[in-house]
RNA sequence: UGGUUUGUAGCUCAUUGGUAGAGCUUCCGCCUUUUAAGCGGAAAGUAGCGGGUUCGAUUCCCGCCAGACCAA
Numbered sequence: 001u002g003g004u005u006u007g008u009a010g011c012u013c014a015u016u017g018g019u020a021g022a023g024c025u026u027c028c029g030c031c032u033u034u035u036a037a038g039c040g041g042a043a044a045g046u047a048g049c050g051g052g053u054u055c056g057a058u059u060c061c062c063g064c065c066a067g068a069c070c071a072a
Base pairs, nucleotide, nucleotide: 001071002070003069004068005067006066007065010024011023012022013021018055026042027041028040029039030038048064049063050062051061052060
C1' cells in the first nucleotide's frame, strides 16, 4: 500500500428490509437458620462514526475510524 473479515446490552453472541432479543452478570422479591442452588420480576442498546438507497435500514451501497488475518 492492496485485499478479506469483524464492530449490536457490563461480557459472550443472535437478529439476511417491517416496533432489536437470548445466555451470563447486576439489582429486587420468594424460598432457606445463613450462604449457595432454585423460582419470579426489573434494569441495561442512537446497532463504531458520517452519508446514500428505500414508505421503512442492525440488515443493501459509499466514505472514515478501530481490531484480526492474508499479500507485497
Predicted 3D model of a 72-nucleotide RNA (transfer RNA) from a Cytophagaceae bacterium. Its Rfam family is "tRNA". Its family is annotated with triplet codon-amino acid adaptor activity in the Gene Ontology. RNAcentral records the identical sequence in 2 taxa.